[in-house]
RNA sequence: GCGCCCGUAGCUUAACUGGAUAGAGCAUCAGGUUGCGGACCUGACGGUUGAAGGUUCGAAUCCUUUCGGGCGUG
Numbered sequence: 001g002c003g004c005c006c007g008u009a010g011c012u013u014a015a016c017u018g019g020a021u022a023g024a025g026c027a028u029c030a031g032g033u034u035g036c037g038g039a040c041c042u043g044a045c046g047g048u049u050g051a052a053g054g055u056u057c058g059a060a061u062c063c064u065u066u067c068g069g070g071c072g073u074g
Stems, first nucleotide, its partner, number of pairs: 001073007010026004019057001028044005050066005
């Protein structure tokens, strides 16, 4: 240089053929429980879906460019 794959919450991830308010676990915070903590239970917070643009009534999903990472190859 060329080809392929990955990027979604602080971390790990789900999301069907493009269609419901992008969902869950851990973590954090609050409450319950406890002699205090842990564990457990309940709830809350947290996402411009790496970035920009395009297509579409509608994009995490399709197209283009670009950034970062991984693998293969000359």
Transfer RNA from Candidatus Gottesmanbacteria bacterium CG1_02_37_22, 74 nucleotides, folded computationally. It matches the Rfam family "tRNA". Rfam classes the family as a transfer RNA. RNAcentral records the identical sequence in 4 taxa. The sequence is in RNAcentral, with records from ENA. The source organism's lineage runs through Bacteria, Bacteria candidate phyla and Candidatus Gottesmaniibacteriota.